[in-house]
Order: sequence, then structure tokens, then C1' cells
RNA sequence: CCGUGCUAGGCGGGGAAUUAGCGGUGCCCUGUACUCGCAAUCCGCUCUAGCGAGGCUGAAUCCCCUCUCGAGGGGCGCGGCCUUCGGGGCUGAGCGCCGUGGCGGCGCUGAUGGCUCGGGUCCCGUGCGGCGUCGGCCCGUGAACCAGGUCAGGUCCGGAAGGAAGCAGCCUUAAGCGGUCACCGGCGAGCGCAACGGGAACACCCGUGCCGGAGCCGCCCGCCGGCGUGUCGCCCGGGGACUGUCGUCUCGACGGAGGGUGCACGG
Repeated sequence: CCGUGCUAGGCGGGGAAUUAGCGGUGCCCUGUACUCGCAAUCCGCUCUAGCGAGGCUGAAUCCCCUCUCGAGGGGCGCGGCCUUCGGGGCUGAGCGCCGUGGCGGCGCUGAUGGCUCGGGUCCCGUGCGGCGUCGGCCCGUGAACCAGGUCAGGUCCGGAAGGAAGCAGCCUUAAGCGGUCACCGGCGAGCGCAACGGGAACACCCGUGCCGGAGCCGCCCGCCGGCGUGUCGCCCGGGGACUGUCGUCUCGACGGAGGGUGCACGG
């Protein structure tokens, strides 16, 4: 140096999260690089850090180390934008109220207000009406025999004339069953009513009489002023989401460069 056969190693890697720590299942980024079983209210290990079983490759382009490039991820800071919570307060807007102003109506044939009386709104009882329910009245149906009337046929009594009981049928009805507008009666109550009686109460409304002597009501919010509100804006402070070809720190796949690394036999 060549050939043959083995062994170490390899048969993906990384980020965040989780963990005392390591790895895996799960998520994400790269990328294509064995199989089966276990595994996130976890599974298996202990700085030698997945466990168990099997398969392929095998000392090199494939294994190991260092350097470099850098997809991508994460932390912190700064910024942009959105959102939410608390506080402030009119010297911004909005809204509400009052006054002022204007228009109209009523008013000395008496306004606002006050006093007295009566009534209503409130409660209870009765009454009336309505509603609900039940019964009656009315109509229909309705009894083989133990309801009635009439009782064919047949049966019985009689010498006969005539009587007697009585099934079926028909008619009427009892109990029962069905129906109905109205009518009568009973019962019921979170129905209604200034019908009557009693009560509560001074708040409101209506009316009568008296006092008193000039306002009262409605509309326009137009201007101005005042009071209030905290809806929007503004100020102060806190929290959260998204985002930045921003800064910094950290991890880092794929790729590139360099270096390193067994055993046995034979020639």
C1' cells in the first nucleotide's frame, strides 16, 4: 500500500416550554436521515443522563473536534399603534336644570297661593255585573221478567151468556245516558263598578264657599349668565395585546475550511 473479516461510532439536528438536571412523547424552525413498544392530570434515566427489543452501515465523502457562515427561535431595552382600569377637573365640547329674552293662551266677570267642607285615588264587608263550575227546567233516548195503560194469540172458570189472570207487540214513563242558546238556583275568587256601609289618611286630584289681589300655563332653546353631570376630548398614573429593514444579549439547523481517529488475518 492492497484484500478479507470485525469493533468503536453512526442511522438527523436545533429552539422555547417542562424539569433539581438530562433525554423522549407533544409545539415550533430547518431538513429528509431505520423498525416496534412506553409516555404530559407524563415516560425513562442520573453529569456515563431516554429505557427495552430488533435491523442496516462501518474506519471513512459518511465518525469525532475546532473555526467560520447563518435560516430560525428566545430575553431585555427603545419606539409605533390599539385597548383597558383608577384618579383629576369647566379655563374645551355635549347633556340636564334655573334665570333672562321672544311668541301664544287664560286671568280684576278674579291668576298663583291659603283656609273650610264634600267627593275620588287606598283597605274591609255587603250588593250588582261578568267569568268559571254544579244542579234544575227543556229535547231526545231509555225496562224480556222483579213499572203503568191497552192487551192479538193462547190459557183458566162457566151448560151458556159472560168473566179472570196475563206473555209478545204498541204507547207512556222511573233510574240511567246524551245534548243545548236562553231562563232559575247554589258554590268559587290576585275580575270589574264614585251602589251602600264602615275604616285609614293630609300625599295627590276634582268641586263648593271664604280670604287675598296679579299672575299662571304652553312653546322656542335663539343669545347671555349661573348651577350640576363626568358621556367625549384633555392631564396624571397602572395593566394588556400586536408590531418595528431599531439596539443589545443568548441559543443555533443546513453549508464551508482545517485537523484527528482503531483491531485481526493474509499478500
Molecule: Bacterial large signal recognition particle RNA
Organism: uncultured Baekduia sp.